Predicted 3D model of RNase P RNA and transfer RNA as a complex of 477 nucleotides. The coordinates come from a structure-prediction model, not an experiment, and the mean pLDDT is 75. It holds a member of the Rfam family "Bacterial RNase P class A". About the family: Ribonuclease P (RNase P) is a ubiquitous endoribonuclease, found in archaea, bacteria and eukarya as well as chloroplasts and mitochondria. It is annotated as a ribozyme.

RNA sequence: GGAGCGGUCCAGGUGAACGCUGGCGUCUCGAACGCGAGAGGAAAGUCCGAGCUCCACAGGGCGCGAUGCUGGCUAACGGCCAGGCGGGGCGACCCGACGGAAAGUGCCACAGAAAACAGACCGCCCACGGCCGCCUUCGGGCGUCCAGGCAAGGGUGAAAAGGUGCGGUAAGAGCGCACCGCGGCGACAGCGAUGUCACCGGCACGGAAAACCCCAUCUGGAGCAAGAGCAAAUAGGGAGACACGGACGCCUUCGAGGCGCCCUUUCGGUUGCCCGCCGAACGUCUCCGGGUUGGCUCGCUCGAGGUCCAGAGCAAUCUGGACCCUAGAGGAAUGUUCAUCACCCCGACGGCCUUCACGGGUCGCCGGGGGACAAAACUCGGCUUACGGACCACUCCGAAU
RNA sequence: GGCCCCAUCGUCUAGUGGUUUAGGACAUCGGCCUCUCACGCCGGUAACACGGGUUCGAAUCCCGUUGGGGUCACCA
Repeated sequence: GGAGCGGUCCAGGUGAACGCUGGCGUCUCGAACGCGAGAGGAAAGUCCGAGCUCCACAGGGCGCGAUGCUGGCUAACGGCCAGGCGGGGCGACCCGACGGAAAGUGCCACAGAAAACAGACCGCCCACGGCCGCCUUCGGGCGUCCAGGCAAGGGUGAAAAGGUGCGGUAAGAGCGCACCGCGGCGACAGCGAUGUCACCGGCACGGAAAACCCCAUCUGGAGCAAGAGCAAAUAGGGAGACACGGACGCCUUCGAGGCGCCCUUUCGGUUGCCCGCCGAACGUCUCCGGGUUGGCUCGCUCGAGGUCCAGAGCAAUCUGGACCCUAGAGGAAUGUUCAUCACCCCGACGGCCUUCACGGGUCGCCGGGGGACAAAACUCGGCUUACGGACCACUCCGAAU
Repeated sequence: GGCCCCAUCGUCUAGUGGUUUAGGACAUCGGCCUCUCACGCCGGUAACACGGGUUCGAAUCCCGUUGGGGUCACCA
């Protein structure tokens, strides 16, 4: 100098002028004056988890869904920390949807002989059983083929049914052995995931669960337009649909119909179904019409709050102490302009250093330009995404000393 | 604000893991036909919103972004 990796911090400062939105105070009670306050690290996406509120304080079953190595943290989590295992990178370091494929069902196109109940195209072999030919020292030998044996090699494929090596064999093969892998069992270390070691087994068990599914754990639903209170106004209307089915009694000339009564009830309780529970049945539901208006107050910002210090812990985090109060609007305020300082970039001029020169470096001054992503809407804890800059630690490469 | 849904040629759509080089219609471009235009015939151009992952293989399955839409007949 280049490339990279992990982390921390900032999100321009000050002043003036003109405004905007809440709060408090004063008075002459006006949308007057004064004082004080006024966006973020992501306020975003709404992806998770909670608080809070209502529905029956929320029950039972099925379904849907989420999570999925171990231990810890936390109000909780799909988050965080630490560790294990696997993977990537030369490395700093990073990533992991990381239960089960010997519970079951289904899938593995094309190519290939064969794709999960394996299989034999080329190939290898002729030991055993045969046909034929040649040779023969008549014992047999050689060659081709049939039947047969084999799965080493070739070829296909993403994947070919353990891998490498030695032995073995007619040729071969876990057929035998060594190592590796795999499975089982045991000892030791560890809270555990897991690791190490020893023994046994010749291999039985391909992939895929981000296919269905199984196992374990968890989950009631909705959301501040939740919800509570108050005020005002209007109406006590119109239309349509449904009121099924069954038993019994009475009336009627049978059929059948009508009436009464009972059972099954009907609807709502927000977004899967059944049971149960609660409420309403001026019958229920839908539509039309009418009204208050987006009415007022609360919920609403003091909270799992923040800053600093000390202690415990590897850490996440926890404990203790001191200090601080920091938007709360309700269709949405937090803005604009100017000056100045600081930062960055460009250009001109001048001084100094270097060079033969071009050029380069540095300082001063002048002029011009620039500053990202983006803005609260009940509130927190996370995740993800967008984005400007500064600093620190570390890694690799190159050059010089 | 909450909640929910969608994305394939210029437009409308088919395709729900493979035999696909993503098919069809309209539109567009070129040629043929015609005196010319239209109609007709033949041929072409043209797309899986983007990034990553699972798989041998992804438009399709999963995750994250981006863009768009539905709404007060989804919610006072």